[in-house]
RNA sequence: CAUCGAAAUUAGCCGAAUUCCGCUAUGCGGAAACGGGGGACCCACGUUUUUCGGGGUGAAUGGCAGCCGUUGCCGGCCGCCUAGGGCAAUCCUUUCGACCGAACCCAUCAGCUAACCUCGUAGGCUCAGGAAAGGAGCAGU
Numbered sequence: 001c002a003u004c005g006a007a008a009u010u011a012g013c014c015g016a017a018u019u020c021c022g023c024u025a026u027g028c029g030g031a032a033a034c035g036g037g038g039g040a041c042c043c044a045c046g047u048u049u050u051u052c053g054g055g056g057u058g059a060a061u062g063g064c065a066g067c068c069g070u071u072g073c074c075g076g077c078c079g080c081c082u083a084g085g086g087c088a089a090u091c092c093u094u095u096c097g098a099c100c101g102a103a104c105c106c107a108u109c110a111g112c113u114a115a116c117c118u119c120g121u122a123g124g125c126u127c128a129g130g131a132a133a134g135g136a137g138c139a140g141u
Stems, first nucleotide, its partner, number of pairs: 011126004018032006033121006043111001053109001054106004062081003066077004084100002087097001090136006096129001
């Protein structure tokens, strides 16, 4: 000097997943805020009610091809695309660019839904998209 890795701090990203208070205090309880589910009239659905179940959180839906298993239905693996989604230095819109396009839960059951009831407050990640144009706002002069 270069490369790789780890840790810490600052600043940030995905996400609802943050802040505060109390106590018999290292655990428990509560409040606000944000987020989810259930749940009338009216409206909608009415033809499907267990295997072709049905439903929920989430952006994460759907299509085509190949390989394997199988008598078959179907299932698994994997490639390409796709509805949709996010990508910091104030915010919004458009364009371009590279990415994601999963996973889990309920348990036979739930349309919408006022009152009401109820649940969550995790987890993961970062030297990058310091991209361009327009608009709004803030700050400075």